[in-house]
Context: one part of a larger RNA
RNA sequence: AAGUAACGAAAAGACAAGUGAGAAUCUUGUCCGCCGAAAGCCUAAGGGUUCCUGAGGAAGGCUCGUCCGCUCAGGGUAAGUCGGGACCUAAGGCGAGGCCGAAAGGCGUAGUCGAAGGACAACAGGUUGAUAUUCCUGUACCACCGCAAGCCGUUACGAGCGAUGGGGUGACGCAGCAGGGAAGUGACGCGGACUGAUGGAAUAGUCCGUCCAAGCAGUGAGGCCGGUUGGCAGGCAAAUCCGCCAAUCAUGAAGGCUGGGCUGUGAUGGGGAGGGAAAAUAAGAGUACCGAAGGUCAUGCACUCACACUGCCGAGAAAAGCCUCUAGCCAGGCGAAGGUGCCCGUACCGCAAACCGACACAGGUAGGCGAGCAGAGCAUGCUAAGGCGCGC
Numbered sequence: 001a002a003g004u005a006a007c008g009a010a011a012a013g014a015c016a017a018g019u020g021a022g023a024a025u026c027u028u029g030u031c032c033g034c035c036g037a038a039a040g041c042c043u044a045a046g047g048g049u050u051c052c053u054g055a056g057g058a059a060g061g062c063u064c065g066u067c068c069g070c071u072c073a074g075g076g077u078a079a080g081u082c083g084g085g086a087c088c089u090a091a092g093g094c095g096a097g098g099c100c101g102a103a104a105g106g107c108g109u110a111g112u113c114g115a116a117g118g119a120c121a122a123c124a125g126g127u128u129g130a131u132a133u134u135c136c137u138g139u140a141c142c143a144c145c146g147c148a149a150g151c152c153g154u155u156a157c158g159a160g161c162g163a164u165g166g167g168g169u170g171a172c173g174c175a176g177c178a179g180g181g182a183a184g185u186g187a188c189g190c191g192g193a194c195u196g197a198u199g200g201a202a203u204a205g206u207c208c209g210u211c212c213a214a215g216c217a218g219u220g221a222g223g224c225c226g227g228u229u230g231g232c233a234g235g236c237a238a239a240u241c242c243g244c245c246a247a248u249c250a251u252g253a254a255g256g257c258u259g260g261g262c263u264g265u266g267a268u269g270g271g272g273a274g275g276g277a278a279a280a281u282a283a284g285a286g287u288a289c290c291g292a293a294g295g296u297c298a299u300g301c302a303c304u305c306a307c308a309c310u311g312c313c314g315a316g317a318a319a320a321g322c323c324u325c326u327a328g329c330c331a332g333g334c335g336a337a338g339g340u341g342c343c344c345g346u347a348c349c350g351c352a353a354a355c356c357g358a359c360a361c362a363g364g365u366a367g368g369c370g371a372g373c374a375g376a377g378c379a380u381g382c383u384a385a386g387g388c389g390c391g392c
Stems, first nucleotide, its partner, number of pairs: 013031006032389004040369003046349002050347001051075006060068002080141002082345004087118002092113003098107003122139005142341004150334003158330001160329002165325005173312004179305003184299005189210007211270002215265005222258004226249007234242002274290002313316001355364002371383004
């Protein structure tokens, strides 16, 4: 220079009350403003206690500070079903033997790892200061063990189990389209509260509410598959399975598989606008407790039926699992009640002041949900729920 520039989005604050030594900045209330395909909600990565309670006021906080993602102390993360492991394989990694190399080491078979892919059983409500598909309540489901009655079987032409083997399935591209349906939403109806000076009734207006899962039983739009018999040097053994051949019946049928949804149940339960206490003034608390209505129609892109169907050429994982077939095993098997169910994660942030950017940084950050009115629309404008007014 200079007490100058700056104090990090122009979304915006005002007032009152409280606390306190101290208040523009903390708390509460009433208004005002901003976002609302987000500036709301869930969650992956990453972070790692930042979460909650109490206390604090040196430093950090671009001012202040009684406040905080700061300091101190204490507390908090509960699972057979959610995610990972005790299952599977992909690219890729490692790699017994083996091959190569002077060595170090390289390659690689069997194998073994490897996930946001495959497989796999739980939903609704309640509850805490902080966790919840984990706790509690209610109603379920899965695997294994177990065995009363009863049933089947005990040497096999069969009760049951059943491959590390055969076969099927799993199992897959892109584009396009009609339809059924759900979630959601709207309207009307219904219920409640308030207002129209007061009490009752009626009526009008405004506002709020107008529901509930898995599971189980039934039904079922739609979609897919022909059936039976005989034969066979095929599927590295066998086969009743698969394949091939033939005959025959059927072909808008029968039968089987799949299947959203719907109905009933679940539910004499839960939830519910609203109402609403008490102890000793306050805190307690909008807590305990009480609790109405709950129907019809419309719409319905995304979701589901359904990777179906139709079309196209660039011709679109694997393995486990599941089903089936025998090989084989085998004297028991099925079966209500009943029993068992391990390890790890679970707090909190997560378009951000908690992650990546040296910062409480106008940058960057995968996926899901994403309401109303107007609108073709996730544009845009205004709003709901919810969250904020960006720390001079």